Record summary: The RNA shown here (c-di-GMP-I-GGC riboswitch aptamer) has 85 nucleotides and comes from a Gammaproteobacteria bacterium. It was read from a public genome assembly, where an Rfam model found it. The model forms 95% of the base pairs in the Rfam consensus.
RNA sequence: CGUGACAAGGGCAAACCCGUCGAAAGGCGGGGACGCAAAGCCACCGGUCUAAGGGACGGUUCCUAAGACGGCGGGGCUGCCAACG
Numbered sequence: 001c002g003u004g005a006c007a008a009g010g011g012c013a014a015a016c017c018c019g020u021c022g023a024a025a026g027g028c029g030g031g032g033a034c035g036c037a038a039a040g041c042c043a044c045c046g047g048u049c050u051a052a053g054g055g056a057c058g059g060u061u062c063c064u065a066a067g068a069c070g071g072c073g074g075g076g077c078u079g080c081c082a083a084c085g
Base pairs, nucleotide, nucleotide: 001085002084003082004081011036012035016031017030018029019028020027021026034071040077041076042075044074045073046072047069048068049067053064054063055062056061
């Protein structure tokens, strides 16, 4: 440096439930573990979700991110351990 072991010591925590914030997507706290070697950090690129406000238009409608998602794919930054190469 690569790689990630039926290794060691640890870490995080999906669904679901409760509380709380939010128009929503979703966030946060507690419980809980499906999983995760970056499931640590950053919305930079792509993607996805929402549509309050705004716009179109006259609807059970459409468009729009300034709102979200890092546990969707890239990229950047940082980092524990060491069976193996």